[in-house]
Context: one part of a larger RNA
RNA sequence: CUAUGUUGAAGGAACUCGGCAAAAUACCUCCGUAAGUUCGCGAGAAGGAGGCCCGGUUUCUAGGCAACUGGAAGCUGGGGGCACAAACCAGGGGGUGGCGACUGUUUACUAAAAACACAGGGCUCUGCGAAGUCGCAAGACGACGUAUAGGGUCUGACGCCUGCCCGGUGCCUGAAGGUUAAAAGGAGGGGUGAGAGCUCCGAAUUGAAGCCCAGGUAAACGGCGGCCGUAACUAUAACGGUCCUAAGGUAGCGAAAUUCCUUGUCGGGUAAGUUCCGACCUGCACGAAUGGCGUAACGACUUCCCCGCUGUCUCCAACAUAAACUCAGUGAAUUUGAAAUAUCCGUGAAGAUGCGGAUUAGCUAUAGGUAGACGGAAAGACCCCGUGAACCUUUACUACAUCUUUGUAUUGUAAUUUUUUAAAAUAUGUGUAGGAUAGGUGGUAAUUUAAUAUUUAUAUUAAAUGUCCUUGAAAUACCACUCUUAUUUUAAAUAAUCACUCAUUCUAAAACAUAAGAAGACAGUGCAUGGUUGGUAGUUUGACUGGGGCGGUCACCUCCUAAAAAGUAACGGAGGCGUACAAAGGUAAGCUCAAACUGAUAUUAACAGUUGUAGAGUAUAAUGGUAUAAGUUUGCUUGACUGUUAGAUAGACAUAUCAAACAGGGACGAAAGUCGGUCAUAGUGAUCCGGUAAUUCUAUGUGGAAAGAUUAUCGCUCAACGGAUAAAAGGUACUCCGGGGAUAACAGGCUAAUGACUCUUAAGAGCUCCUAUCGACGGAGUUGUUUGGCACCUCGAUGUCGACUCAUCACAUCCUGGAGCUGAAGAAGGUUCCAAGGGUUCGGCUGUUCGCCGAUUAAAGUGGUACGUGAGUUGGGUUUAGAACGUCGUGAGACAGUUUGGUUCCUAUCUUCUAUAGCCAUUUGGAAAAAUGAGAGAAUCUAACUCUAGUACGAGAGGACCGAGAAGGAUAAACCUCUGAUGUAUUGGUUGUUGUUUAUAUUUAUAUAAAUGGCAUUGCCAAGUAGUUAAGUUUAUUUUAGAUAAUUACUGAAAGCAUCUAAGUAAGAAACUAUUCUCAAGAUAUUUUUCUUUUAAAAUUGUGGACGAUAACCACUUUGAUAGGUUUUAAGUGUAAGUGUUGUAAAAUAUUUAGCUUAGAAAUACUAAAAAUUUUAAU
Repeated sequence: CUAUGUUGAAGGAACUCGGCAAAAUACCUCCGUAAGUUCGCGAGAAGGAGGCCCGGUUUCUAGGCAACUGGAAGCUGGGGGCACAAACCAGGGGGUGGCGACUGUUUACUAAAAACACAGGGCUCUGCGAAGUCGCAAGACGACGUAUAGGGUCUGACGCCUGCCCGGUGCCUGAAGGUUAAAAGGAGGGGUGAGAGCUCCGAAUUGAAGCCCAGGUAAACGGCGGCCGUAACUAUAACGGUCCUAAGGUAGCGAAAUUCCUUGUCGGGUAAGUUCCGACCUGCACGAAUGGCGUAACGACUUCCCCGCUGUCUCCAACAUAAACUCAGUGAAUUUGAAAUAUCCGUGAAGAUGCGGAUUAGCUAUAGGUAGACGGAAAGACCCCGUGAACCUUUACUACAUCUUUGUAUUGUAAUUUUUUAAAAUAUGUGUAGGAUAGGUGGUAAUUUAAUAUUUAUAUUAAAUGUCCUUGAAAUACCACUCUUAUUUUAAAUAAUCACUCAUUCUAAAACAUAAGAAGACAGUGCAUGGUUGGUAGUUUGACUGGGGCGGUCACCUCCUAAAAAGUAACGGAGGCGUACAAAGGUAAGCUCAAACUGAUAUUAACAGUUGUAGAGUAUAAUGGUAUAAGUUUGCUUGACUGUUAGAUAGACAUAUCAAACAGGGACGAAAGUCGGUCAUAGUGAUCCGGUAAUUCUAUGUGGAAAGAUUAUCGCUCAACGGAUAAAAGGUACUCCGGGGAUAACAGGCUAAUGACUCUUAAGAGCUCCUAUCGACGGAGUUGUUUGGCACCUCGAUGUCGACUCAUCACAUCCUGGAGCUGAAGAAGGUUCCAAGGGUUCGGCUGUUCGCCGAUUAAAGUGGUACGUGAGUUGGGUUUAGAACGUCGUGAGACAGUUUGGUUCCUAUCUUCUAUAGCCAUUUGGAAAAAUGAGAGAAUCUAACUCUAGUACGAGAGGACCGAGAAGGAUAAACCUCUGAUGUAUUGGUUGUUGUUUAUAUUUAUAUAAAUGGCAUUGCCAAGUAGUUAAGUUUAUUUUAGAUAAUUACUGAAAGCAUCUAAGUAAGAAACUAUUCUCAAGAUAUUUUUCUUUUAAAAUUGUGGACGAUAACCACUUUGAUAGGUUUUAAGUGUAAGUGUUGUAAAAUAUUUAGCUUAGAAAUACUAAAAAUUUUAAU
């Protein structure tokens, strides 16, 4: 020093983020008790009074035969004390907001809350084999319950209420329609084959849920507007207009847990109020069960205020205990490249014990303090990176479970109806013309019908029709086949319906079995199938980047940058492209532009002429090119050809570009020739996969075919454009891992745009006048305190704002000191120069730095020091995990928005610093004492008021310099006489409890009384010696000198003058050097004096100390007062015990200002300083 306690003068929250911590309150009885209120509360509200001991007396009451022993409630009289719930134990209170109704619950280990829960309210699902949940299933829970039940979800007592919107997303409903899977269907086609056939593809059509569609639903998810104008001051807008919407926010509340601007404005409280309360309404960005607004009671919640109380503070002091420290014993850990481990300035991977220079420094320890060792601890949690991870979300992608749909199987019987198909039968058919309602084609000239007879095919009789008129087609005269449409029947299929019982399922009151019952081809289950689907899973979610994100960009073309070959970067500066053209291509031939001027014309761009190297044109950007034209016009045309290719250029490659020449067959041209697109340079996309066309290719036993190959060609804003996949978004503050100072936030460094400061020029302001003062537009610098830029040390850690504590330096000076100028009369100022010695306040608000405000002051300076200082403190802010509001987001979540809550480790090795020792050494023979002072440090402040003097000055008002004094404040040192504090081995009082001693009594082992101890914080309370202390006392910050600063001078030249300067001589400040105080010869070792020259000195041990951590220092050691004891005394307390007396008693009183007494003083050898040991000393 620290921790835990005790006490504290005066003040009383001034402390601080905040009364944190502490103090205070505390029990019982009686009295008394506000607003508010859900009438229960609030309430122990608040605020008061009494309480001990001894008597007297009244009433009631318990036990007992009685004596007597208690209990309760009153009245009344006395006694003592500072204090009577005497100690321990044991509510501080009140007022106003916010939030949550309440009691409860929660992050075991940083959050107890406003979060969760809650009773109450709503919505919704569920009819029992319930819904829902678990499970592959069996089965179980729900529930041995049954809608007053059970599940889910939201809200959250109570009171008043709960508005508008159904467009979006959900959910619910919906016999129509559209779309739609498997399946059914099977027109038609391919392959093959002699064919039958086999095989493959396959259109129409049928076909559910879902989706589309139509409604409903917000206590479902959610949402709830602009603009303009208008009233007789102004302002405002009841009012009007207009646009949009699904609808435009109602009641209530409102700078709020929500308000950015903002410390909004006003009022209250305070001396002073970023907080608080009440209002206003301009609600960035309140608002009605994601509930709105109130609300009594409640809360270890949160905000503000008041009373009480206090060491929280002004401002600390003393004491106790434990550590610390010394000794004895025992005996860890962190850390550690090695260490022989200094300061300053510089340097340097940019902050050096270690490098350079200078300075300082004898060697070694102990106790302390923490400024540094970018100290220790933990491969940074922030930030970035990783084709890392994990969870979470969703209208990311892809799957899967669940649920659901249809088909089919399990799956049977009978019937009705719908639709389709097939077969049979029957019917059906209206242009005109025509007998008239001609379906088509073909055949045929005769045939059919009825009755009778019989040889069952003819005969007889009777009846009917038949080519003609018209027509593309001619007869229903007849026959055959057949079309359209329709009907009937049968069969099959299809879609429904009704019924049945035999599959299947369920019930069956202990269990099992069986009757019986319920249900029923449904359900359930299997397979196939469509839908739905963050319920679950796997993954993706680009790069560049003066950190990352946001923004921008990503391929190609042109120019500049680009440094005269080519090439060349940047989130350098400028622009274009993702085409176009059948002519805007080829060829042959012709022509010359823009613009200006002149003329003509009624006029005009248009017509004519002249000049005209390009000032035009070029499909399009720019560059290069271009009039011999590549520009422009016309004719004819298709070379915008086929097959090849020498050789070059660029490129890492992939590829890209240029290109003579040959063959073929062409176009134009008289010909030479030119032509394999376009004046050139952009107009683009690898591979895989798939399609189309062609082909002398291959053809899995053979022939074909499928398939492949070759040639041509088509399909990518694969634009992140050398293209990871056919197919992909987000959150993490719950986070994790690997790395990075390759990369951000703090600090340092470099820089100095910005900032600050200075100088210069001087337009102007200043009545006049640039420069008393102010100074524009400009110019030149300094600085390294601002905001930045850069990304150089540090990411195997350099802890971040503010406060506290302690500082130290600079000076661009706030005060004090000295000067110049003044638009300086004086006083008070302004401005500039010199000057860093000292000083530079306390409060209110806020986390604040800052700032505003109150009151002072001589003044309330500006900055640096890792925005000095967390191995010194704090932890209010920022910046983890909980929670809430507003806003954003579908959501997970997010916010330099707000709000409430929220673990601060380290025993010091080295350097450094503050103290204290040991050793050694020079000179000297040794010892002792005293000096000098190189050097270092401390101190250095200010001043009301008075005199000079109401003087100088001034019209007055006012009012000095210089000089002389001087309380006080602030700071510092010493001290304890005084005033106080403390004072734990002092004295007294006293409570509870537990002992002891003595005396008395008798019932002889108990009772009573007194005295005296322990414990309860020293039990509590009242005092208090020494010591230590401040708030107390005393003192100091004085004076003088030297040399100077700015400045002011003398003489005086250079320069016949002038000039403070050049030679010479002066004045001049709190700064400097001395003077004052302290340390100081390790100041590499100074000086002086005394003693001594042979026996001395010192140390250990011992007694101690107003000395002290230990060492050390000081006193003493029998020739002695060093400590203890004793005696006396000071001083404190306050009248002991015992005994007597008085009183019924408590108690009083006398002996007695007694007794007791720690540390003070004096005296006194009674005890202990005995006995002894060691070391050193010249020749």

Annotation: A computed fold for a 1179-nucleotide part of an RNA from a marine metagenome, annotated as large-subunit ribosomal RNA, half B. Rfam family: Bacterial large subunit ribosomal RNA.